[in-house]
RNA sequence: AUAUGAAAAAGUCAAACCAAUCGUGAGAUUGGGACGGAAAGUUACGGAUCUUUCCAAGACAGCCGGACUGCCUUU
Numbered sequence: 001a002u003a004u005g006a007a008a009a010a011g012u013c014a015a016a017c018c019a020a021u022c023g024u025g026a027g028a029u030u031g032g033g034a035c036g037g038a039a040a041g042u043u044a045c046g047g048a049u050c051u052u053u054c055c056a057a058g059a060c061a062g063c064c065g066g067a068c069u070g071c072c073u074u075u
Base pairs, nucleotide, nucleotide: 003074005072012037013036017032018031019030020029021028022027035062041068042067043066045065046064047063049059050058051057052056
């Protein structure tokens, strides 16, 4: 430097659900929680899905793909 593998070890994230808040809404944030994850880190670039004041704007990265970054083992 490249590739690979998994919860071996150390770290880490956090589904559903509940409470509060924000938003027209999809949904988001915080706290609890833990279904799961080897990128479940970031990014809205392409597609899918969803929302709306609808031909445009928005949501979503834990839907699929791309790009960038990253711990450890092994090669």